[in-house]
RNA sequence: UCGGGAGUAGGCGAAUGGUAAGCCGCUUGACUUUGAAUCAAGAAAUUGAAGGUUCGAUCCCUUCCUCCCGAACCA
Repeated sequence: UCGGGAGUAGGCGAAUGGUAAGCCGCUUGACUUUGAAUCAAGAAAUUGAAGGUUCGAUCCCUUCCUCCCGAACCA
C1' cells in the first nucleotide's frame, strides 16, 4: 500500500430498518457474628467519528479513525 472482517455501558455480548436484551462487574437492601454464597431492587449506552438516504438508522450509502487476519513491498 491492497483485500477481507470488526468497533454497542467498566468487560463480554444480542438486536440487522420500527426507536437498545442478557451475563459478569458495580451500588443498595434482605439473610449472616463478619465475609463469601444466595435472594430482591437499582444505576450505568448520544451503538468509534462526521455526513447522507429514510417518516424512522446499531442496521443501508460515503469519508475518516482504531483493532484483527491475509497478501504485496522495503530492510